[in-house]
RNA sequence: GAGUUUGAUCCUGGCUCAGAGUGAACGCUGGCGGCAUGCUUAACACAUGCAAGUCGAGGGGCAGCAGCAUAUAUCUUCGGAUAUAUGGCUGGCGACCGGCGGACGGGUGAGUAACACGUAGCUACUUGCCCCCCAGAGGGGGAUAACACACCGAAAGGUGUGCUAAUACCGCAUACACCCGAGAGGGGAAAGGGGGACACCUCAUAUAAGAUGUGUAAGAGGUGUAUAAUAAGAGAUACAUUUUAAAUGAGGUGUCCCCCGCUGGGGGAUAGGGCUGCGGCGUAUCAGCUAGUUGGUGGGGUAACGGCCUACCAAGGCGAUGACGCGUAGCUGGUCUGAGAGGAUGAUCAGCCACACUGGAACUGAGACACGGUCCAGACUCCUACGGGAGGCAGCAGUGGGGAAUAUUGGGCAAUGGGGGAAACCCUGACCCAGCAAUGCCGCGUGGAGGAAGAAGCAUUUCGGUGUGUAAACUCCUUUUGCAGGGGAAGAAGAUGACGGUACCCUGCGAAUAAGCUCCGGCUAACUCCGUGCCAGCAGCCGCGGUAAUACGGGGGGAGCGAGCGUUACUCGGAAUCACUGGGCGUAAAGGGUGCGUAGGCGGUCAGAUAAGUUGGGAGUGAAAUCCUAUGGCUUAACCAUAGAACUGCUUCCAAAACUGUUUGACUAGAGUUCGGGAGAGGCCAAGGGAAUUCCUGGUGUAGGGGUGAAAUCCGUAGAGAUCAGGAGGAAUGCCGAAAGCGAAGGCGCUUGGCUGGAACGACACUGACGCUGAGGCACGAAAGCGUGGGGAGCAAACAGGAUUAGAUACCCUGGUAGUCCACGCCCUAAACGAUGGGUACUAGUGGUUGGGGGGAUAGUCCUUCAGUCACGCAGCAAACGCGAUAAGUACCCCGCCUGGGGAGUACGGCCGCAAGGCUAAAACUCAAAGGAAUAGACGGGGACCCGAACAAGCGGUGGAGCAUGUGGUUUAAUUCGAAGAUACCCGAAGAACCUUACCUGGGCUUGACAUCCGCGGAACCCUGCAGAGAUGCGGGGGUGCUUCUUCGGAAGAGCCGCGAGACAGGUGCUGCAUGGCUGUCGUCAGCUCGUGUCGUGAGAUGUUGGGUUAAGUCCCGCAACGAGCGCAACCCCUGCCCUUAGUUGCUAACGGAUAUGCCGAGCACUCUAGGGGGACUGCCCGGGCAACCGGGAGGAAGGUGGGGAUGACGUCAAGUCAUCAUGGCCCUUAUGUCCAGGGCGACACACGUGCUACAAUGGCGAGGACAGAGAGAGGCGAAACUGCGAGGUGGAGCAAAUCUCUAAACCUCGUCUCAGUUCGGAUUGCACUCUGCAACUCGAGUGCAUGAAGGCGGAAUCGCUAGUAAUCGCGGAUCAGCCAUGCCGCGGUGAAUACGUUCCCGGGUCUUGUACUCACCGCCCGUCACACCACGGGAGUCGGGUUCACCCGAAGUCGGUAUCCGUAAGAGAGGGGCCGCCUACGGUGGACCCGGCGACUGGGAUGAAGUCGUAACAAGGUAGCCG
Repeated sequence: GAGUUUGAUCCUGGCUCAGAGUGAACGCUGGCGGCAUGCUUAACACAUGCAAGUCGAGGGGCAGCAGCAUAUAUCUUCGGAUAUAUGGCUGGCGACCGGCGGACGGGUGAGUAACACGUAGCUACUUGCCCCCCAGAGGGGGAUAACACACCGAAAGGUGUGCUAAUACCGCAUACACCCGAGAGGGGAAAGGGGGACACCUCAUAUAAGAUGUGUAAGAGGUGUAUAAUAAGAGAUACAUUUUAAAUGAGGUGUCCCCCGCUGGGGGAUAGGGCUGCGGCGUAUCAGCUAGUUGGUGGGGUAACGGCCUACCAAGGCGAUGACGCGUAGCUGGUCUGAGAGGAUGAUCAGCCACACUGGAACUGAGACACGGUCCAGACUCCUACGGGAGGCAGCAGUGGGGAAUAUUGGGCAAUGGGGGAAACCCUGACCCAGCAAUGCCGCGUGGAGGAAGAAGCAUUUCGGUGUGUAAACUCCUUUUGCAGGGGAAGAAGAUGACGGUACCCUGCGAAUAAGCUCCGGCUAACUCCGUGCCAGCAGCCGCGGUAAUACGGGGGGAGCGAGCGUUACUCGGAAUCACUGGGCGUAAAGGGUGCGUAGGCGGUCAGAUAAGUUGGGAGUGAAAUCCUAUGGCUUAACCAUAGAACUGCUUCCAAAACUGUUUGACUAGAGUUCGGGAGAGGCCAAGGGAAUUCCUGGUGUAGGGGUGAAAUCCGUAGAGAUCAGGAGGAAUGCCGAAAGCGAAGGCGCUUGGCUGGAACGACACUGACGCUGAGGCACGAAAGCGUGGGGAGCAAACAGGAUUAGAUACCCUGGUAGUCCACGCCCUAAACGAUGGGUACUAGUGGUUGGGGGGAUAGUCCUUCAGUCACGCAGCAAACGCGAUAAGUACCCCGCCUGGGGAGUACGGCCGCAAGGCUAAAACUCAAAGGAAUAGACGGGGACCCGAACAAGCGGUGGAGCAUGUGGUUUAAUUCGAAGAUACCCGAAGAACCUUACCUGGGCUUGACAUCCGCGGAACCCUGCAGAGAUGCGGGGGUGCUUCUUCGGAAGAGCCGCGAGACAGGUGCUGCAUGGCUGUCGUCAGCUCGUGUCGUGAGAUGUUGGGUUAAGUCCCGCAACGAGCGCAACCCCUGCCCUUAGUUGCUAACGGAUAUGCCGAGCACUCUAGGGGGACUGCCCGGGCAACCGGGAGGAAGGUGGGGAUGACGUCAAGUCAUCAUGGCCCUUAUGUCCAGGGCGACACACGUGCUACAAUGGCGAGGACAGAGAGAGGCGAAACUGCGAGGUGGAGCAAAUCUCUAAACCUCGUCUCAGUUCGGAUUGCACUCUGCAACUCGAGUGCAUGAAGGCGGAAUCGCUAGUAAUCGCGGAUCAGCCAUGCCGCGGUGAAUACGUUCCCGGGUCUUGUACUCACCGCCCGUCACACCACGGGAGUCGGGUUCACCCGAAGUCGGUAUCCGUAAGAGAGGGGCCGCCUACGGUGGACCCGGCGACUGGGAUGAAGUCGUAACAAGGUAGCCG
C1' cells in the first nucleotide's frame, strides 16, 4: 500500500496478501564452472580403522631390523659368498626407568538465570616452556623397573626372590636481594648431557724413517743402440724383530671453550585465579525468603581474599527498583529484518563458558578434579574355563536408530599451525585437498543472422477468418559448453606438490550434448474452447462449483521467473496492531463506586555555594572477522586482500554553570491559620406534631360492596360498603418544591432542641512552599441479602386462588409470608452514569438562577465582583453525534484502564465472606468478523396530515338450492399442457363429436407430412378395380401440355410427380431462473429524476422540505438554490348546445297526386347523416384570502376537469408466457419426428371459485297494444306466402346494404291465480321429433307432450356500485357446419337510494420518530430439548516425573585420630598398612509440596442447509428495555 464487516458511507478493529531472509525439507525438472555450506531430531546406542606422542644428546639395556667383528661349516671364479653361533661393537631401537607433552588442538550445547557471558574497573594471588638480570651448580648415599628365576590365573593381570643405571630418589655442605619471625634467630637448592680445542697417558690401525737380522728370485732405474741385444754395480722391495716420528681411531686424565640442560632469587612477557559496578528472558495465579543464614572473634584451609570450613558470640541479611519459587535458555562479536528506533535470532567464522556413558571423588602436575588418565557406585554392551574381567565416537570417517531432513569407513603432511627433539626427524582425521548434494550465492550456455507460400498440425470461429508465428522448414555464420590431441604454471626462501590427467594456453570436430516450473476471478502481470453440474474438486483472504464456470479438470493461447520453479515451515516487515521515536479511554475495547493517605513521581519567587544529572574538550578502551568506503587480485562476479571509516558503549581527567538535583539564606502570589456576618433536605441523637391508610369499639343505616377490557375469586343479611364518634398501632412526612440547595460518592425533604463536619464570601494580621497526585493500605459505600433481638399500619418476592390463553409456572384481579422499619454486626455489588479520574494555568460572548460582597439610584427597574449551577454559542476539537471557561479546546503533573468477537468476567489457584457470593483472572477451541456514528430505504400492534366505493350511510348480490362453467383432488391406458394470494380458477380457449390435439392404445413410414441442393425417370393431371379400420399396398385405363434452340431426329430449361444417395429436415421435447417481444400488478397512485450551484470527510442532502391550495410535485408565497426532463393537465376520439357545408338509400313543414304507406311529384326548412367551425376561460359580479384559490351568483345547452374513452412516469414482483411468434444453449434422429383408426381432454366419494335460474303477488300465466340503439349478412341474411302445436319445412322476393333481411323486452291495458312447495320453481327422467354434420353411443343444440327434484331469501364470512350510476329489461356481434354461450365484447330501454363523517378495517401519498430489518416484519432473533463431533473443567482413584525434609545404610576419596604391624644401613623419624571418626555419591524407609498422563461418571462451552417446543429481544416488539 491492497483485499475483507455495510444497501451504500465514514470511523474503530481484527484477519489476509504483495517484500526480504533460511544450516531448510517436499513436488516437478535438471547442462557447465567458481566460491561457500551440509544431523536444527536421540547429550540415542555404537562394529571397524585412524585421531598424542616424542626424546638413545637422561638411563639401564638389546627383543626385533641393519651393519660390523670373531668362530665354525659349506661353496668358490680364491676376490669372496651363504648359513649358524657368538659379541651391544656400530646404526638404531620394541618394552622398561626417566624428561617434556597427553590441561593444547578437535567435538558438543546436556546443564547453567549464574560474576556464566558482555563491558568498565580492582588485586589479598599463581604462572611450565620463553626473555633479561644476580648468584650457584660442592660433596655423598641408598634403592628400583626393565631383566633373570620361581609361582598363581581361562584371561586381564599378579606375587615372591635376586641383580642394576640415571637429568629417577634422599640426606650433608654452602647460599642471597628468598621464606618464617616484632626481634633474637631459624629454615631452605642443584644434574648432568653433548660437542670442540689443547696437553698427557694407554691401546689400536696403517704409513714413513732408522737400526739389526734373514734374503736375492724378480728386476725399478740408468746408459747405449734402434734392432735385437749387452755389460757393470749400487741397492731396494720382501719377511722378522725393534726404535722413532707424525697421522688417524678409541679410551682415560687434566685444562679451556661452546651448546643443551640444572638450582636459588629478582624483573618481564604470556596465560590464568579471585572481587566489584553496570547490562541482557518469562511468570506475582511464586510474596515473603534465609541457621552457615548476616556479622564478629579464635582456629583451620587455599597460590590467593572470603562462612571457603570449624568453634563460640551477637541477631542479623534479602525483598514490591520483585527477594524466594517455577518455567525457559549456553553468553557475546555478530546474523536476518527494518527508513530508523526496534523486533527476531545466536548454524558455518571468532572470543568466553560448560560438558565428555550417568553420579561422586581425589591423585599427578606450572596448569585438571582431566573427552581418547585413575578410583568408586549405577545403567548398558561385550568376553569368560562362571571364579572373574573389558569398554565409553558430544575427535575423523562409518553403522544402526530417530527424523521431513543433512555427505567419503578418500588423499596428503606439499603448505599453515601444534607436540617432542640439539638436529635429522617422528607424530598430527588440527589442517590442506579431493569425493557426494542445485543446499545457497555468483558467472556462462542451451545458438546467431536472414527467412511469408504467413506451410502443415493444433486451437478457435460470426465459416469470411483469426491465433500459435519468423516461430518451424530452408540458406548463411559462429563454437562458449562438450569430445579428442598437444603444451602446461603459481602455490616453495635451499630440498620437499596430496591437489594434478589441475587452472590456463594451442589445434581439430561439429548446431552439434543441454528447458523447465508456476500462474492467468479480484488483490496480481496474464483468456478462450470443451468436459463436469453444490458432484468431482479449488481456495492465502474475499470466495468459486446447483447446465452457458476467464475460479474445478483437460486443450489451445498468454503472463512471470529461469537451471531452476513452486509448496510447506519459521523470522522481521507491512502492523502507528504494545505506539521511546509513534496510539488511545463521553457513545467503538478502555476512568478505579467515592474519599483520606503511605511509598513513589512532579513541584512557586530571589540570591549564594556545589557540580550528581547536563554540555564541551582530552586520554584509555571498544579483539579480529563482519557491515560501509576506497584501492587491488582471481577473464567477470560471487569470493579474497590492503587501507580507511565505523563500532552510536563504558571508564577517566579538565572545563562551563543556563536548566534539573543537593545545600545555605531570604520572599509571599500556592497552601494554611485567625476574625466577621450570612446560606444550606450535610451528618448523628433526642423530643414533639398533624393529614392519610388499616384495625378495634359503639351509633345511624340496608343490600350490596369491591374489582376489571369484561369478569370472577373476595367481603356482605352473623348487617358489609357508606356515614358519625371514640380508641390503637406502624410507616411516610402534602402544600412550600424550583434548570433550587447541601454532601467526596452512595445519598439527604414535617417541627423543635442538643452535638458536629464542610464549603462560599469579606477583612486585617500571621506561618513561609508547609503543595499536587497517589501503587499498596485504610475508611465510606443505593437496593437486595445474611445473623441476633425487637417491630409490623400500608406495600409486597415466594405462595394460593380467580381470570386471560392453544398453553400462561406471566402480564390483570383478590389475598398473602419473608422483607420493607429500629438496634447491633456482616455483605461490598449496581446502567455506583456526566457511561466524561484528580490538580493547576490559559483561551470570544449571551441569557437565566443560588449564596456572599461592592457601587449607583430609589416608587420599581440597575451596574459590578467572587463562588456555585442551567441553557445557547465563537474559535478550536471530534469518525460523526456532539463538546464548547463546569471542554470532549490549548498545555503541564500524577494515578487507573484498553489492545478483534465468542469461549468468559468463566475454569483452576489464591485472598475475603456465616452463607449467598465478591476480588484477582487464564487457556484449549472457534469465527472473519464483532462494533461506533451517520445515510437512503423498508417496516412499526409510533405520531401528524391527506386521499380512494377504504369504512360509514344506502341499493343489489355471493356464501344455503338446482344447474352451467373453471379449478383442486381422486381416478384412468390417457384423463395433454400452461395459469396459483391480491395480480390462477366462464383464465390461454372469439366454439374439444372427427378434425382441432399437443395425451393414450393399436397399426404404419424413415431424406421423412414441410424447405434447399444433386442424379435418374416421367408432363402435370384425370377416371377406376381389389385388400385393409384406415394410413397404405397391389393394379387397370386415359393423357401428353409451356418456353428456348434445332441439322426437324431431337436437345435443354421452368414447373410438377416418382425413385435414389447424402448434406439436412422435423420436435406443442427441456430451460420464461439464458432471452426478445407482448402482458398483468402496484396505479391514472402523484410521483420519479437530471444539470449547474451550495452544504457535508463521505454515503448523501438541498432543489422535491415549510405555510397555503388542488383531482394532481396543480398553482401561489417563502426559501441556497436556479433551471430542466419523464409523469399530471392539455392536445386526440365519442357524447351534450349552436352554426355552416352537403341532401341519397335519410327527412316531410308547405303544395300537388295516391292503393293512405314520404308511396310518388316536390322540397332540403326540420330530424338525421358526416365533414368543417363556434362554445367554457374562474371570462363577469359579490364575499373571504398577500397570492394561488375557495364559497356564492348571473348568463348559458353545458361551470369550475361538463360526462365517457384512449393515454400507464422511474421502477417493483428472477410476476406470466420457450404451447402465438421469435430466439441462445441442451436433448431426440427407424424417434421425443411423421401418418392413420379408435379412445381421452366430457371420468366423479368430494372441495373451492365464477355465473345462470329461482324461491314468487313490485309476481306468474293468458289476451291485446307501444317504443330502441348498435351491429351483422353472399358457401350469407333470407321477406311475403303456404305448411307443422312447435323446433322446423317448402319457398325464394329483396339485399354486398342509411334502400333488403335479421328486429326487441321490461312497459301499458284487460283478465286470471291468492300465499299454497303453489298456475312459484324448473332440475331430473320418459316418449316422440327437428336441425347441423361423413358421423351426435361415449359427447351437440333445439322442439312438443309427460314428469315436476332441491329451493320459502340463505351460518361464519364476503363482493359490486356515488347518476343516466346501481338495479332491472331485452338486442347485437366475434368464434362458428352445429354447439354444450348462463361466458366474453358491445348496444340501447326503464331507472333509484345514500354519503353525518374519517374513530376504526384495507390500499396509497407526504412529513416525522424508533430500529439489532436491507432477501428489507412472510424481516431479524433467543433459550431448553434431541442427534453428531471437538476441545476444556470437576472426578472415587491410578500411574509417572520433579523438588524437598527426617531417619537408615554408607563405596571410593580427602581430612582428622591412632597402641600393636610394616618401614631402616643399628636406632629414631618421615611415610604406609590396619583400625576409628567427620563429610558424602548411589540406595532404602516414611512424609510434604509441585507438575503431568489415564479415568467410570459428570458440568458447562464451541461447531454442525433444511429436527422439537415456545416468542424473550430489535418498532411503544405488542407488559419500554437494561444493570445489580
Molecule: small-subunit ribosomal RNA
Organism: uncultured Nautilia sp.